[in-house]
């Protein structure tokens, strides 16, 4: 120095919930708040999950072109340095 790994430190992020806003919804943005996180940084490629406005359907319902990276795998990038 690199890879793997995850002790310590400096810092970092922020679940539920609450408020405002956007959205048909799922959900997201911002503020508060901390359950947790060593990639809880980026990104929907694969699987999975959520939603169903429009469309189809007599109805039931089906469907992603909408989402979730804090569900798993694969990908890209990154701080520190004990064993």
């Nucleotide at each position: 120095a690199c890879a793997a790994c995850g002790a310590a430190a400096c810092g970092g992020c922020a679940a539920a919930c609450c408020g405002u806003c956007a959205g048909a919804a799922a959900u997201g943005a911002c503020g508060g708040g901390a359950c947790g996180c060593a990639a809880a940084g980026a990104a929907a490629c694969u699987a999975g999950c959520c939603u169903a406005a429009a469309g189809c359907u007599u109805u039931c319902g089906c469907u992603a072109u909408g989402g979730c990276a804090g569900u798993a795998g694969a990908u890209c990038u990154a701080c520190c340095g004990a064993a």
c-di-GMP-I riboswitch aptamer from a Rhodospirillales bacterium, 83 nucleotides, folded computationally. Its mean pLDDT, the model's own confidence on a scale to 100, is 89. Taxonomically the source falls in Rhodospirillales (Bacteria, Pseudomonadati, Pseudomonadota, Alphaproteobacteria). It matches the Rfam family "c-di-GMP-I riboswitch aptamer". Rfam's curators write: GEMM was predicted in a large-scale screen for bacterial structured RNA regulatory elements.